Source information: Small-subunit ribosomal RNA, 5' domain from a Clostridia bacterium, 522 nucleotides, folded computationally. Its Rfam family is "Bacterial small subunit ribosomal RNA". The coordinates come from a structure-prediction model, not an experiment, and the mean pLDDT is 84.
Context: one part of a larger RNA
RNA sequence: GGAUGAACGCUGGCGGCGUGCCUAACACAUGCAAGUCGAGCGAGAAACAGUGGACGGAUCUUUUCGGAGAGAAGGAAAUUGUGGAAAGCGGCAGACGGGUGAGUAACGCGUGGGCAACCUACCCUGUACAGAGGAAUAGCCACUGGAAACGGUGAUUAAUGCCUCAUGAUACUGUGAAGUCGCAUGACUUGGCAGUCAAAGAUUCAUCGGUAUAGGAUGGGCCCGCGUCUGAUUAGCUAGUUGGUAGGGUAACGGCCUACCAAGGCGACGAUCAGUAGCCGACCUGAGAGGGUGAUCGGCCACACUGGAACUGAGACACGGUCCAGACUCCUACGGGAGGCAGCAGUGGGGAGUAUUGCACAAUGGGGGAAACCCUGAUGCAGCAACGCCGCGUGAGUGAUGAAGGCUUUCGAGUCGUAAAACUCUGUCCUAAGGGAAGAAUAGAUGACGGUACCUUAGGAGGAAGCCCCGGCUAACUACGUGCCAGCAGCCGCGGUAAUACGUAGGGGGCAAGCGUUAUCC
Numbered sequence: 001g002g003a004u005g006a007a008c009g010c011u012g013g014c015g016g017c018g019u020g021c022c023u024a025a026c027a028c029a030u031g032c033a034a035g036u037c038g039a040g041c042g043a044g045a046a047a048c049a050g051u052g053g054a055c056g057g058a059u060c061u062u063u064u065c066g067g068a069g070a071g072a073a074g075g076a077a078a079u080u081g082u083g084g085a086a087a088g089c090g091g092c093a094g095a096c097g098g099g100u101g102a103g104u105a106a107c108g109c110g111u112g113g114g115c116a117a118c119c120u121a122c123c124c125u126g127u128a129c130a131g132a133g134g135a136a137u138a139g140c141c142a143c144u145g146g147a148a149a150c151g152g153u154g155a156u157u158a159a160u161g162c163c164u165c166a167u168g169a170u171a172c173u174g175u176g177a178a179g180u181c182g183c184a185u186g187a188c189u190u191g192g193c194a195g196u197c198a199a200a201g202a203u204u205c206a207u208c209g210g211u212a213u214a215g216g217a218u219g220g221g222c223c224c225g226c227g228u229c230u231g232a233u234u235a236g237c238u239a240g241u242u243g244g245u246a247g248g249g250u251a252a253c254g255g256c257c258u259a260c261c262a263a264g265g266c267g268a269c270g271a272u273c274a275g276u277a278g279c280c281g282a283c284c285u286g287a288g289a290g291g292g293u294g295a296u297c298g299g300c301c302a303c304a305c306u307g308g309a310a311c312u313g314a315g316a317c318a319c320g321g322u323c324c325a326g327a328c329u330c331c332u333a334c335g336g337g338a339g340g341c342a343g344c345a346g347u348g349g350g351g352a353g354u355a356u357u358g359c360a361c362a363a364u365g366g367g368g369g370a371a372a373c374c375c376u377g378a379u380g381c382a383g384c385a386a387c388g389c390c391g392c393g394u395g396a397g398u399g400a401u402g403a404a405g406g407c408u409u410u411c412g413a414g415u416c417g418u419a420a421a422a423c424u425c426u427g428u429c430c431u432a433a434g435g436g437a438a439g440a441a442u443a444g445a446u447g448a449c450g451g452u453a454c455c456u457u458a459g460g461a462g463g464a465a466g467c468c469c470c471g472g473c474u475a476a477c478u479a480c481g482u483g484c485c486a487g488c489a490g491c492c493g494c495g496g497u498a499a500u501a502c503g504u505a506g507g508g509g510g511c512a513a514g515c516g517u518u519a520u521c522c
Stems, first nucleotide, its partner, number of pairs: 001522004006518005013392006019385002021350001026348003030345003035092003040089002047082005055074001059070004099303003108228008118220002123216007131165004141154005171196005177190005201208002229275003236266003241263008278300004282293004305326005328339004356382001358381003364378001365376004395425004405416004429463001430459006439449001466511005471492003477506005487494002
C1' cells in the first nucleotide's frame, strides 16, 4: 500500500447493487416450512331444496260461561335429491428443495482413468401383452379399556391394495454346439433343449394409466494412479491382522462376514500415535513464483438433541419417518405419555459483534393432478444495518471599501478571504400535485414488488460535512497554557519556564458521507 462476513470512537443527505451469529453443532415459547390425486376405492358430515307433519296455537264459531269445536304462521322426527367437509384404504411425492460444518488427514476432496464386478422411479424409443378366479382388511356400526397418548373384541365392506391359476420370450436359471475377440478372471454373436416368472383399471370417449423386455437419457455405486497441514520431545504398529480355500451376503467386487489353512502385512520414501482441519472451483495479495483464506455464489462430502439399529422404497439406514438406550424439557388422574429450529421468522444465553415472529406464489423452479387447481419461509420482493462497492448531492456565476469579527503582529500591518454579505441564476437530491410502466409467457384474464421506477408541473438555496493529522519518516506552523507535571507515542523519541511533538485557539494539509483506531492476511 492492498484486503475484510469485521468491531470500536466521532460524524452522518440520497440512490443502485450486494452482504449480514465468524462466538454456544447452547437451550428453545409461538406461527409457518410437504403435500397432492374423487379421472384408483368404499363410505359420506354440515348446508340447501322437496315431501312430511309430531308439536304449536294467532284467530274464529258456539256456550248453560265450567267448557266444546274449527284452525293460520312457525315447525321436530322420518324420507328423497343436490352437496361435498373431515377421516380412512390406495398411488406418487416425502431420499429433492432448505440448513449447518460437529465429525473426518480419509479414495473425504481434486484430477485422470477403470467396472469383462454394478443399479437407476419418473422420462424417451422399440417389441409383445393384459385371460380366469379367490380370500381379506381399514373405514363405518355395536360393545368396551384408558386421565390422556393410544387402543381391544365382534359384525360387515371396496379397490389400480393382497393372493392363486393361465399365457409368455430377445428375460432369468441349467445344459450341449459353432464362430469371433480381449490386459487375466473371460466377453460377444449365432443357433438347440429343459425349467421359472406378469398385468389394472379409470373416464366427460379426447385420452390417461398397467405388465414384461431391449435400448437410450439422467442420477448414482464400487475400484485404482497422482496430489492433499503440523509434530520424531510419537519408532515401532497390526489377530480379521496379511494371504489362500469353501460358503454366506450385496445391485455389484472385496475379510464385507463366517469356518478352516498358512504367517503374513505396514514402517525413517515417516507406519503408529498426538494435534489441527470439511475439500474444491475460487477469493485476497504479489510483476511473477509464491504466501494466506475457504463468508456470500457453484460442485462434492458429512451431520440433523447424543449413541445405536433396521423397516419401507427405484433410491434412506431417512432434518420436520420408525424402534431401542441416554441426557434434557413438558403433560399426568402417578398407571403412563409427549418433544427435538444446524428450515424461515422469532426468544433467552454467550459475545466486541450480525436483521422482520413482513408480503406474494405475479415471475423462475419443484411435488401431486388428465386438467382446473392445491402446496411450496425454495424463490421473487419488501423491512432493518454506511457492513461493503459504485454513483450523486450539500449549489453555480458575478462580487474589494479586501466589511464586521477571529487570530497574529515588528502596531506599519498580515491572514482567514471572493470567503461572506449583496446581485443574477439553476433545480440533481428534496417537498407537493398530476400521469404512470416493462417485468405477462398466452387470444382474453392474471403483478407480491407498487401507485414503485420513470415523466410533467409548481415551490424554494431553502433541509444535507465531517473525521484525522501538521518534530522526522510524511503533505501541512504560529500563539497561549503547562513545566520530566498533566500528557503524547507506529519507530526514532517529546515534556525539568521561550515545547512547530502535551492541552487549547487561529491557520494549514489529507480524505470525504465518511474519517480514524484495533484485529487479521499478503